[in-house]
RNA sequence: CUCAUCGAGAGCGGUGGAGGGACGGGCCCUUUGAAGCCGCGGCAACCGACGAGGCGCGAGCCCCGUGUUAGGUGCCAACUCCCGCGGAGGUGACUCCGAGAGAUGAG
Numbered sequence: 001c002u003c004a005u006c007g008a009g010a011g012c013g014g015u016g017g018a019g020g021g022a023c024g025g026g027c028c029c030u031u032u033g034a035a036g037c038c039g040c041g042g043c044a045a046c047c048g049a050c051g052a053g054g055c056g057c058g059a060g061c062c063c064c065g066u067g068u069u070a071g072g073u074g075c076c077a078a079c080u081c082c083c084g085c086g087g088a089g090g091u092g093a094c095u096c097c098g099a100g101a102g103a104u105g106a107g
Stems, first nucleotide, its partner, number of pairs: 001107006011040005019029003023084004041076003046072002048069003051064001053062003080101001085098005
């Protein structure tokens, strides 16, 4: 940079001692113990592996009452916590759609 996904799901202990939720604004979490690190546990199924069926000469591709598994990642407060830009509806509070930004995976 490109593509896919982001309304579901899943936490205890030890250590540590004041921060954390990307950024800004809000609003939250936190000394009834934050971040980080370690151990164990769990969630999920992007990649991998394996299988049934179909297609293809073949490399391979498609598919599964969204198959099985769990090796590589990831994740385990709040919709990606909400909003940030544009548009639609509404008197309004607000609601909806899209983009951007961000996160994760694969290339």
Molecule: SAM riboswitch aptamer (S box leader)
Organism: uncultured Rubrobacter sp.